A computed fold for an 81-nucleotide RNA, annotated as c-di-GMP-I riboswitch aptamer. The sequence is in RNAcentral, with records from Rfam.
RNA sequence: AAAAAAUAUGGGCAAACCAAGAGAAAUCUUGGGACGCAAAAUCAGGAAUCUAAGGGAAACUAUGAUCGUCCGAUUGCAGGA
Numbered sequence: 001a002a003a004a005a006a007u008a009u010g011g012g013c014a015a016a017c018c019a020a021g022a023g024a025a026a027u028c029u030u031g032g033g034a035c036g037c038a039a040a041a042u043c044a045g046g047a048a049u050c051u052a053a054g055g056g057a058a059a060c061u062a063u064g065a066u067c068g069u070c071c072g073a074u075u076g077c078a079g080g081a
Stems, first nucleotide, its partner, number of pairs: 012037002017032006035068001041074003045071003048066003054061002
């Protein structure tokens, strides 16, 4: 310096649900709350999923969302062996 496995401590994040607010909706924000998470940190680049205001006769359609669905990219805390 690199790889693999196990573990203690301090701190971190926060699903469902509830309240208030934003939004056409999906969903998001804030507060409460913890199912879980060592990248549950960042990026909508690829896939996937959700919504369909607007468009369209209809089917459908993203320029709207989801990174706590997967892949990829970038970055990364303390201690021990």